[in-house]
Context: one part of a larger RNA
RNA sequence: CUGGGUGUAAAGGGAGCGUAGACGGUAAAGCAAGUCUGGAGUGAAAACCCGGGGCUUAACCCCGGGAUUGCUUUGGAAACUGUUGAACUGGAGUGCAGGAGAGGUAAGCGGAAUUCCUAGUGUAGCGGUGAAAUGCGUAGAUAUUAGGAGGAACACCAGUGGCGAAGGCGGCUUACUGGACUGUAACUGACGUUGAGGCUCGAAAGCGUGGGGAGCAAACAGGAUUAGAUACCCCUGGUAGUCCACGCGGUAAACGAUGAUUGCUAGGUGUAGGUGGGUAUGGGCCCAUCGGUGCCGCAGCUAACGCAAUAAGCAAUCCACCUGGGGAGUACGUUCGCAAGAAUGAAACUC
Numbered sequence: 001c002u003g004g005g006u007g008u009a010a011a012g013g014g015a016g017c018g019u020a021g022a023c024g025g026u027a028a029a030g031c032a033a034g035u036c037u038g039g040a041g042u043g044a045a046a047a048c049c050c051g052g053g054g055c056u057u058a059a060c061c062c063c064g065g066g067a068u069u070g071c072u073u074u075g076g077a078a079a080c081u082g083u084u085g086a087a088c089u090g091g092a093g094u095g096c097a098g099g100a101g102a103g104g105u106a107a108g109c110g111g112a113a114u115u116c117c118u119a120g121u122g123u124a125g126c127g128g129u130g131a132a133a134u135g136c137g138u139a140g141a142u143a144u145u146a147g148g149a150g151g152a153a154c155a156c157c158a159g160u161g162g163c164g165a166a167g168g169c170g171g172c173u174u175a176c177u178g179g180a181c182u183g184u185a186a187c188u189g190a191c192g193u194u195g196a197g198g199c200u201c202g203a204a205a206g207c208g209u210g211g212g213g214a215g216c217a218a219a220c221a222g223g224a225u226u227a228g229a230u231a232c233c234c235c236u237g238g239u240a241g242u243c244c245a246c247g248c249g250g251u252a253a254a255c256g257a258u259g260a261u262u263g264c265u266a267g268g269u270g271u272a273g274g275u276g277g278g279u280a281u282g283g284g285c286c287c288a289u290c291g292g293u294g295c296c297g298c299a300g301c302u303a304a305c306g307c308a309a310u311a312a313g314c315a316a317u318c319c320a321c322c323u324g325g326g327g328a329g330u331a332c333g334u335u336c337g338c339a340a341g342a343a344u345g346a347a348a349c350u351c
């Protein structure tokens, strides 16, 4: 290389959109590029294989045939692939009628709590811990009452509940807006699937500029702990940050450690969104069905664990990735970035 693989052994890209490409539904007709078949030419000789022959044999040599899997040209076939025009409705999409949802963006509003400020009541402690101390307090704290300020987060509802491609999304209202689902079957008529490059999105931390700053809290300071403690755990403080706007960055155990799409393959039982039917009229109950989300389980698969219609089963198409451990996600080069760094990504050597 071929091959074999990718839940946990090495290996699924963080996610989507989509270019080239690859692959592609049903039934006819034409063409004949691929395909199949016949003829002709060529495919040097030697070598090779088979059958003969010549040196006493062999090596060696000679003769005949084959092979030379190919190329060119020409006649034919039309199942499959391709292609051309025309057609179909099952894939895909549109329309119409519905209900569900923390899907997104922006603006406004609300109450509880923490902290701070002001005033009242009130007096000696408060706070904190395993125990303490640092800290706060007679300049009146803690507690309690009233008023005010400001920022951040939204208890209960809340649910292996919902929505989203993923990251993720949770107080209430309004505006704008994306998607999915169900029913119907009016319309289009294969318009599809995947997707190298490319583009877009992408938690937290981090960076730039300008705001904001209640609580929490890297760094830092102090108190403890300890033989020591430049630490973990604990306590008292506390700056970046956490929050907002606009940019950058582009990584995560970005996980279901499971790429996307399609079809097929026993059942049982929850849950949430629809639809149809039956039954009952106080909420419902039963049956069927579509698309989600869980658990259990057969066949089958698996090294085992386990997976099992939400497959890791049986098949198909396309992409990505793996090929012993360390060296190493390092070095060098290149691209991107303000930087931090990210992406791509070896070898020597060694076991």
Stems, first nucleotide, its partner, number of pairs: 003323004007305002012319001014201004021194003025088002029084003033081002035077008048066007091191001092188003095184004103177007110154001115149007125136002162169002206248006215242002220237004259318006267296005273290007300307002324351003333344004
RNAcentral holds the full RNA, with entries from Greengenes. Predicted 3D model of a 351-nucleotide part of an RNA (small-subunit ribosomal RNA, central domain) from an uncultured organism. It matches the Rfam family "Bacterial small subunit ribosomal RNA". Gene Ontology terms of the family: ribosome and structural constituent of ribosome. The coordinates come from a structure-prediction model, not an experiment, and the mean pLDDT is 85.